[in-house]
RNA sequence: GCGCUUGUAGCUCAGUGGAUAGAGCGACGGCCUCCGGAGCCGUAGGUCAGGAGUUCGACUCUCCUUAAGCGCA
Numbered sequence: 001g002c003g004c005u006u007g008u009a010g011c012u013c014a015g016u017g018g019a020u021a022g023a024g025c026g027a028c029g030g031c032c033u034c035c036g037g038a039g040c041c042g043u044a045g046g047u048c049a050g051g052a053g054u055u056c057g058a059c060u061c062u063c064c065u066u067a068a069g070c071g072c073a
């Protein structure tokens, strides 16, 4: 330099064009307990890497940029 893959909550990830973006773990609160833990219930937490485009509608498709990984040179 070229190609491919990945980037979504604090962490690990799901979401294959119909939207109010979810799960597990973690955090916080409550119930329970003598106190914890476990268990149960609830709450908060997201510029979907950034920008532009296509579309009635984009996390999802296209282009550019960017970060990480892999391969080739």
Base pairs, nucleotide, nucleotide: 001072002071003070004069005068006067007066010025011024012023013022018056027043028042029041030040031039049065050064051063052062053061
Notes: This is a predicted structure of a 73-nucleotide RNA (transfer RNA) from a Synergistaceae bacterium. The coordinates come from a structure-prediction model, not an experiment, and the mean pLDDT is 81. It matches the Rfam family "tRNA". Gene Ontology term of the family: triplet codon-amino acid adaptor activity. It was read from a public genome assembly.